[in-house]
RNA sequence: AGAGUUUGAUUCUGGCUCAGAACGAACGCUGGCGGCGUGGAUAAGACAUGCAAGUCGAGCGGCCCCGGGCGGUUGGAAACAAUUGUCCGGGGCAGCGGCGGACGGGUGAGUAACACGUGGGCGACCUGCCCGGCAGAGGGGAAUAGCCCGGCGAAAGCCGGAUUAAUGCCCCGUGAGCCCGAGAGGGGGAAGCCAGGGACCCGAGAGGGCCUGGCGCUGCCGGAUGGGCCCGCGUCCUAUCAGCUAGUUGGCGGGGUGACGGCCCACCAAGGCGACGACGGGUAGCUGGUCUGAGAGGACGGCCAGCCACACUGGGACUGAGACACGGCCCAGACACCUACGGGUGGCAGCAGUCGAGAAUCUUUCACAAUGGGGGAAACCCUGAUGGAGCGACGCCGCGUGGAGGACGAAGGCCCUCGGGUCGUAAACUCCUGUCACCGGGGACCAAUGGCCGGGGCCGAACGGGCCCCUGGCCGGGAUGGUACCCGGAGAGGAAGGGGCGGCUAACUCUGUGCCAGCAGCCGCGGUAAUACAGAGGUCCCGAGCGUUGUUCGGAUUCACUGGGCGUAAAGGGUGCGCAGGAGGCCCGCCGAGUCGGCCGUGAAAUGCCGCGGCCCAACCGCGGAGCGGCGGUCGAUACUGGCGGGCUGGAGGGCCGGAGGGGUCGCCGGAAUUCCCGGUGUAGCGGUGAAAUGCGUAGAUAUCGGGAGGAACACCGAUGGCGCAAGCAGGCGACUGGAAGGCACCUGACUCUGAGGCACGAAAGCCGGGGGAGCAAACAGGAUUAGAUACCCUGGUAGUCCCGGCCGUAAACGAUGCGCAUUGGGUGUUGGGGGAAUCGACCCCCCCAGCGCCGGAGCCAACGCGUUAAAUGCGCCGCCUGGGGAGUACGGUCGCAAGACUAAAACUCAAAGAAAUUGACGGGGGCCCGCACAAGCGGUGGAGUAUGUGGCUUAAUUCGAUGCAACGCGAAGAACCUUACCUGGCCUUGACAUGCGCCGUUCAGCGGCGGAAACGCCGCGGCCCGCAAGGGCGAGGCGCACAGGUGCUGCAUGGCUGUCGUCAGCUCGUGUCGUGAGAUGUUGGGUUAAGUCCCGCAACGAGCGCAACCCCCGUGUCCUGUUGCCCGGCCGCGAGGCCGGGGUCUCGGGACAGACUGCCCUGCGACAACGGGGAGGAAGGUGGGGACGACGUCAAGUCCGUAUGGCCCUCACGGCCAGGGCUGCACACGUACUACAAUGCCCGGCACAGGGGGACGCGAUGCCGCGAGGCGGGGCGGAUCCCUUAAAACCGGGCUCAGUUCGGAUCGCGGGCUGCAACUCGCCCGCGUGAAGCUGGAAUCGCUAGUAAUGGCGCAUCAGCCACGGCGCCGUGAAUACGUUCCCGGGCCUUGUACACACCGCCCGUCACAUCAUGAAAGCCGGCCGUUCCCGAAGCCGGUCCGCGCGAGCGGGCCGCCUACGGAAUGGCUGGUGAUUGGGAUGAAGUCGUAACAAGGUAGCCGUAGGGGAACCUGCGGCUG
Repeated sequence: AGAGUUUGAUUCUGGCUCAGAACGAACGCUGGCGGCGUGGAUAAGACAUGCAAGUCGAGCGGCCCCGGGCGGUUGGAAACAAUUGUCCGGGGCAGCGGCGGACGGGUGAGUAACACGUGGGCGACCUGCCCGGCAGAGGGGAAUAGCCCGGCGAAAGCCGGAUUAAUGCCCCGUGAGCCCGAGAGGGGGAAGCCAGGGACCCGAGAGGGCCUGGCGCUGCCGGAUGGGCCCGCGUCCUAUCAGCUAGUUGGCGGGGUGACGGCCCACCAAGGCGACGACGGGUAGCUGGUCUGAGAGGACGGCCAGCCACACUGGGACUGAGACACGGCCCAGACACCUACGGGUGGCAGCAGUCGAGAAUCUUUCACAAUGGGGGAAACCCUGAUGGAGCGACGCCGCGUGGAGGACGAAGGCCCUCGGGUCGUAAACUCCUGUCACCGGGGACCAAUGGCCGGGGCCGAACGGGCCCCUGGCCGGGAUGGUACCCGGAGAGGAAGGGGCGGCUAACUCUGUGCCAGCAGCCGCGGUAAUACAGAGGUCCCGAGCGUUGUUCGGAUUCACUGGGCGUAAAGGGUGCGCAGGAGGCCCGCCGAGUCGGCCGUGAAAUGCCGCGGCCCAACCGCGGAGCGGCGGUCGAUACUGGCGGGCUGGAGGGCCGGAGGGGUCGCCGGAAUUCCCGGUGUAGCGGUGAAAUGCGUAGAUAUCGGGAGGAACACCGAUGGCGCAAGCAGGCGACUGGAAGGCACCUGACUCUGAGGCACGAAAGCCGGGGGAGCAAACAGGAUUAGAUACCCUGGUAGUCCCGGCCGUAAACGAUGCGCAUUGGGUGUUGGGGGAAUCGACCCCCCCAGCGCCGGAGCCAACGCGUUAAAUGCGCCGCCUGGGGAGUACGGUCGCAAGACUAAAACUCAAAGAAAUUGACGGGGGCCCGCACAAGCGGUGGAGUAUGUGGCUUAAUUCGAUGCAACGCGAAGAACCUUACCUGGCCUUGACAUGCGCCGUUCAGCGGCGGAAACGCCGCGGCCCGCAAGGGCGAGGCGCACAGGUGCUGCAUGGCUGUCGUCAGCUCGUGUCGUGAGAUGUUGGGUUAAGUCCCGCAACGAGCGCAACCCCCGUGUCCUGUUGCCCGGCCGCGAGGCCGGGGUCUCGGGACAGACUGCCCUGCGACAACGGGGAGGAAGGUGGGGACGACGUCAAGUCCGUAUGGCCCUCACGGCCAGGGCUGCACACGUACUACAAUGCCCGGCACAGGGGGACGCGAUGCCGCGAGGCGGGGCGGAUCCCUUAAAACCGGGCUCAGUUCGGAUCGCGGGCUGCAACUCGCCCGCGUGAAGCUGGAAUCGCUAGUAAUGGCGCAUCAGCCACGGCGCCGUGAAUACGUUCCCGGGCCUUGUACACACCGCCCGUCACAUCAUGAAAGCCGGCCGUUCCCGAAGCCGGUCCGCGCGAGCGGGCCGCCUACGGAAUGGCUGGUGAUUGGGAUGAAGUCGUAACAAGGUAGCCGUAGGGGAACCUGCGGCUG
């Protein structure tokens, strides 16, 4: 510091998501030790049990116990014992009294407040204990607990009587100070206790007085501390809370308080608060600080510290220095407990602990040793404050689980291309160390107080007294804890996991799974090879932890103060006027509020930072420093801002002058046109459309002429023009009226700009009332169109459109661009005004100002674009935006007659939605141009029969594949068995086939026999070499192990090959240039071509793959060659021909070469080009005809069944062998063909002329047999020689005469031939017989542009034969037509639009149906909070009155009254839950209907409004161009 994610790609906008840090956490897995922290965040829910606030006998009386002294009694001789009286000492108990229970401890419910923070104020206050000071403490009295007696009660407890003490209570006295009062004057307090003591006094004594010391007491002054009250400023969300307020605001008087105050009360006045947010609603304890962040900021307020509030809920007071009182009281309520049912008791938000709710938060521990607190003179007591320990990896910090050596690297795991790689120096093993844990031993700091004794100082006359300090001795004292720590011992021994590994993001392989199971923070993975699921190996990260979840900040400059935007991405208000507010020209003076500076106070501590220090380090802790951004005070400065005063004219406004204008309002007038009415002429139609029809017309329309009525709108001028703030404004004239511009520089003197609210204006549609109504025209009706047509088109037609008055207040109200001012190069046009020069002139020209346009510079912008009319550069002010959908919707409110407008959410949901530009693709967009693409023409297909392929059906099987073009006479160039992959049945198992190893080795092959359909099984015989033999060796074969085998799957894992676009003219690259970029340029443009072919131009210059050419065949010629071909001669033959000899001219065969290149000519065709047109020559021309040849790529096109091949699957079977069957099955449907339907034909006879092929298990001649298929036979030929091989159509002659025929040949019957082991299923051929459908084929559709179509035959491959009418070739005969490119199809280039990019077979909208979810409305129902009115009214304070008690002070009570908690009644507001039903919304692989939008989306779209319609939508009116 950024990254991922919208696209085919790009830039931008924009949201979502991630990496970081943090936590009082929780959950999952795991868990060795220690230190320091920390731990009920939810139910302020309820609580068992124990403890948490007592203490003082030196304030008081009493009771009990123990000890002692003295006296008495009893027993005893006595010691002594018991008992009793009194006194003393000690202990205990409750009570009276005092101080403390208002601190400490807990919690965060309430509270938006002077509660808190900060800074101030109190001349308006209080303060127990403590400190300093002053003064005082004299006399007297009455009670009451306790105890005793009596009574009630289960208890808690209560009542009565009698007696009693005090530092309890009361009275009197005194009054420095104090209080009241102007003064005079008046008021007004106290308490004792302990210790010691010589003389003196009292007393019988004890003891007291007295004195001293101490602790207390009273009054007052002051201090300190703590508190009370008041004020400035700061302190969350909501305006869908905009008005609030009756003690309300103030005054006067009073009450009350410690004190000011409307705090309370009576009266008077009518105020007070609020857009700088009152009032209301929601939420919340506040702060120091904590977390995060670069900071600014944001979020939070647990531990610690300060303040506040609360103590079961609500109310209340009492006591007191202090409370409205956590462990006090009273009342009410809820809850719980006890009960004898009469009545009582209780309050853990103290410490521990329990239950509950919850994802979740600890021990019913030890100690008062330390620190602190209460009481006490003190010892001491109390202290769940506190100090410790315990539990929890909850957090932070530290330590360990070992260290070194150790292999060309064990075993094992995993991977593997099989060679190996990796875990991995890792382990083993060797040496070593010893932290922690464990064992043994030693063993703390925290401790000083304190007590006793001695010494010193102060008080004191003195004391064994008190106080303080120092010092010495002695005594006692540690919860943690036998812990920390130290020493020793043993021994690597006891101690590692969690998460991740597709990208972000560090880390990859195998297996399993197969859109399943699952993962997932975002993008996204999984549908048979998954680095994304699960497991494993490996690896990465962290480590006693690791992950997950939640939350906060960050990243997010994504609420932008620092630090954003608004033409098209979200965003400028429809427009103006204008209050508040914000901002504001030049000069001078004063003030000193802002601002700046110095100093002072404050800003608690802790925290954070820096330095130093203490625990071994660290965490943690201590000390010091800086800081604490702030507030207050004081002194100073005066530039700027501000305030006040004075001045100025440049801003602004005014005046005067002459011009421009559809600016506004009102009135009057005009002509053209439409329609209607009347009349004339006139006749059969008019009208309307793509074409029609509805409609009108013989009752006379349309057309035409004349006249009349009425309403609305104003042609030409007219514009790229003018005016207006916007909406908007257009015939002419008049009246009234607003504004702007120019010129003059006369006046005012900053009077200005903007403008939240507010007010006004505001197209069209719409609404109300009244008029008007010609044309047009929502709705509506009819006619068409259509699958439908609630539309587009047509004929009609009502609201409305028009006028007056009143509403509405919206729009694509747009420049999608707020207003004002200033600054910043230009060019050009135009409107208005002015000026210059010149002129006859108002023209032209030049200049200035204002306006309206276009083009462009800098600059700006994501780009497009803007560019003195800014979207540039600045300033001021306003409005608005913050992902898409939900939604401009719901609810609430305001407005409206209504329609509706304005304001304006949330749940839920998505990972995008978007802007601009790029490349493609597409368009029922455009331009240019090709192709048998159409057209022109010839012949077919579609109808028939048959053949063949396919679908379907059938079947045990009908093996499989191919499926629009580009599958379907295709793989098949040969299915009776075989083929054969399918089915049925019978069999084999190292296999029909390959390689290796081990063992056996006559078991094999072969022959024979038997069974069998065969395969196969069983039986018998049965090798080679060496050796005399024994025996050895080898091979076949067998057994066994590895393995073979698979036409089993995946063509969507592949290679190779192929089809197709397409023989189309295209597809790219390097460098340069342009662009932020995708990309563009080049390749576009002007010509031209079959062609990106060539030429010219050009920020391009070149190049590659394609095109063309080079290759093959055909066409001409030359040369070479010359048999079997050709020619010539001779001989033979009737002839065909044969034989012999010769030739190299010709035909022909083979080979080589030549030729054609727009080379030549013309062109007034073109641009002096390329090229086109014409011509000559030539066998051939402008690529001569044909072939081979197929760019980058597309279709996950086809093929795993040709072969190859990854992976998966089968292994007595999915392998192998065999027999038979099937692939040929047939109601049907389609494709491709053949043969026909006939006379341009058919039949019969006669008679010509090919080319190219094939031939040895072959082709087969002559001859003979057969009607024929064919047979017998075999000359010749491995072939320019022989054979297949008679080509056929054609031509000549004859017949047929339009007929289902002398057409047509299907089908069937009979007889035969051939191949083959075998023609039943299921071959071909021949003869005879039979003679079907069919008479030119609907919609539709195919081929072909010349030696082509059409038509005729011939050959070959495969092959025993053949279902071949197929395929591939060959030759014969041999046409017609093309005006042309509008249309259909396909294609090329340029351009345009786009919401498409698996790319129009695209995208996409709405209703309906189903499911799920959230939500609005809803008769109501239930709850919470609050208000108003009324009723009841506890406790209690206060007031009044009466009574009782008391000497009194006073206390208690009754009754009445005020206030009032709870409760009740009524009514209203806010808020939540629920609700039959209902509304829309969102989401959901394959539902229904249509096609609205995106291409002119097939009616351009969209906005507002209104009506209509299943739905998208349609139509009217006005507007926008997006």

Small-subunit ribosomal RNA from a Candidatus Zixiibacteriota bacterium, 1522 nucleotides, folded computationally. The RNAcentral record of the sequence draws on SILVA. The source organism's lineage runs through Bacteria, Pseudomonadati and Candidatus Zixiibacteriota.